[in-house]
Context: one part of a larger RNA
RNA sequence: GGCCAACGGUGGAUGCCUUGGCGCCUACUACCGAUGAAGGACGUGACUGGCUGCGAUAAGCCCCGGCGAGCUGUCGAGUGAGUGUCGACCCGGGGAUGUCCGAAUGGGGAAACCUGGCACCAUUAAUCUGGUGUCACUCCGGUCUGAAUACAUAGGGCCGGUAGAGGGAACCGGGUGAAGUGAAACAUCUCAGUAACCCGAGGAAAAGAAAGCAAUAGCGACUCCCUGAGUAGCGGCGAGCGAAAUGGGAAGAGCCUAAACCGUACUGGUGUAAUAGCCCGGUGGCGUUGCCAGUGCGGGGUUGUGGGACUCGAUCGUCGGAACACCGGUUCCGGCACGGAGUUACAAAGCUGACGGCUAGCGGAAGUGUACUGGAAAGGCACGCCAUAGAAGGUAAGAGCCCUGUACGCGAAAGCUGAUCAGCCUCCGUUCGAGUAUCCCGAGUAGCGCCGUACCCGAGAAAUCCGGCGUGAAUCUGCGAGGACCACCUCGUAAGGCUAAGUAUACGUAGGCGACCGAUAGUGAACUAGUACCGUGAGGGAAAGGUGAAAAGUACCCCGGGAGGGGAGUGAAAUAGUACCUGAAACCGCUGGUCU
Repeated sequence: GGCCAACGGUGGAUGCCUUGGCGCCUACUACCGAUGAAGGACGUGACUGGCUGCGAUAAGCCCCGGCGAGCUGUCGAGUGAGUGUCGACCCGGGGAUGUCCGAAUGGGGAAACCUGGCACCAUUAAUCUGGUGUCACUCCGGUCUGAAUACAUAGGGCCGGUAGAGGGAACCGGGUGAAGUGAAACAUCUCAGUAACCCGAGGAAAAGAAAGCAAUAGCGACUCCCUGAGUAGCGGCGAGCGAAAUGGGAAGAGCCUAAACCGUACUGGUGUAAUAGCCCGGUGGCGUUGCCAGUGCGGGGUUGUGGGACUCGAUCGUCGGAACACCGGUUCCGGCACGGAGUUACAAAGCUGACGGCUAGCGGAAGUGUACUGGAAAGGCACGCCAUAGAAGGUAAGAGCCCUGUACGCGAAAGCUGAUCAGCCUCCGUUCGAGUAUCCCGAGUAGCGCCGUACCCGAGAAAUCCGGCGUGAAUCUGCGAGGACCACCUCGUAAGGCUAAGUAUACGUAGGCGACCGAUAGUGAACUAGUACCGUGAGGGAAAGGUGAAAAGUACCCCGGGAGGGGAGUGAAAUAGUACCUGAAACCGCUGGUCU
C1' cells in the first nucleotide's frame, strides 16, 4: 500500500410523520370608498426584537348577550405587578376612539413631510405656541347679479347635495387589436376577434316583450342546457371553419313613453272695440279677450283579429265646490265610501309586528376486571352495555361505551336577511258599442349609391345586421320581412325607454370529499416568505420541518482557559442530549486478518 471483516467519523438519502398545499363538490355571500377605501408609514406592552392586535382612550374603552374559573396574545421562558363568582379572560352583536400617508381634497411636496387663511378655545405680561372645526376640483339644484350689445347670453357671487373621483381575484359589456403556429414552404385563409392594452358596470353583467320565426300547419319577449349536428353550408372547396328553425327541459312577467286632441303658464307675432271670445240656450255683463307659432307642465294615449284622437249613443255610489251673473242642462275638481294594486320594471318613502334563516352557544347513550405483555393499554384474555350515535380527532400503543365529538333535539338581548304573512302607509279607478269624413302613429330616419364590417356565408345569385361618405321617402289605400329581384300569399309594425328569475365567476365564509402531494414533492412560501438576498429601476427571488409520552433538557464530582468530554442522575431508550427519529452512499479513519 491492496483486499476482507468488524467498529467509528462525516454526510443527510430512505422509511415513517404532518401544522402546509393542490383539486373537486355543496351551501352561503358578493361590492368597498370624501361618514376618507384598498394598501401602507410610524407608534402602542412594566421589562419587548419579530409576528398578531390596536391607534395618543393605542395586545385596548363602553353597552348588550353567550360561557363559567381562571386570566394578563404569540415565537418564548422568566422576573415583577395586577385582575376575577359584585362573573374576569374568551366567543358573538352594537357603539366609541381611530396619529400620519394614500383618490388625498387649504397650499406645497423627493408618500408617511413642510407650511398657511378663517372662526372659536387654551396658555402667556405680550409675541410665539397648542387644540377643535373649516377651506381642493368638477357636476347637479336653487338664488342674486351681470360684459362686448338694447333685451339677452357668456361670466361671476352665495346657499344646498351621504353627487362624482380611487380600489376590486375571476366573471360581464364595449373600444383598439397582434404574432408565433397550422396550411408539412407561403400570400387569401388559420391561429383569432384569441393574447395584450384601454373604457365602463354590477353582484351578477348582457339580452328582452317581435318592423321575430315559420310555411298553406302553426308558434308567441329574453337568457341558459340537451338535441338538431360536425348536419345545412363556408373554404387557395386546401388546412380548416361551422350555423338556424323544430323538439325536450330550467325559469317565467310584463310595462312606461313620443304624436294626434284638451287644458294651463310663459314668450313672440297678429289684432284695437266687434255678428271672432268668455261650456250650451235666453238676458245682462266683461274684455291688450281672441287667433297663430314656440316652450314647459297636467290630462289623454300605446296598438297589428291595426290602434288611438275625434263625433254619436248607452252606462256611470254619495256630498261639496268651480266653469262672468241668474234659470235649466253639461263638463270638470275635491272629500267620503267601495273596489284593486304596491316597494326588482310598471309612482315612491318606508315603519311595526309575526314566522323562517344567519351571526355566540346548549343538551346529547353506553365498561369494568386482569396475579397477561409492556415504560405506558386503547392491545391480549374474561364477562357486559349503547346505538336515529360503529364519522373523525385526541388520550404514554389498535378506545363505539375516557375526553372532544357524532346521530338527534334545543337556543338570541342586539344586528343582518327572506321570492313568506298582516297592519300602518302610498298609488290607481267609469266601461261598452257604433261611425269612418278629418287628424296622429318616433326623419336627415328607412331606402338607395360607393366603401368597409358582423353573421356558417372568404363578393358570391348575397338577403339580413352595423358603420363611414353622399343622396334621401311614405303615415295604414302606409311601411318592413319571408336569402338577388318581381307577383301572389303569409308574418310583423323600425327609426324612444325600463324589466326579476333561470345563466357566468369565486378575492371571500362554512362544510365535505380525493386510486392528489408528503418537505428536491405539494403553492415561490408547512419555518421571521414575497422574507433574506440581487438589481438604479421595472423586476428577480431562495434556503430552511421532526428530542421525548412528558423537559423529566443531565443536580453533584472530575479533566480542561474554554469548547468539549468522563462519571453520576433522568428516561423504555441518551449511538433519543436541543449539531437531537430513522441515519444509506460517496469521502475519512481505527482495530484485526491476509497478501506483496

The part of an RNA shown here (large-subunit ribosomal RNA, domain I) has 596 nucleotides and comes from a bacterium. The prediction has a mean pLDDT of 82. RNAcentral holds the full RNA, with entries from ENA.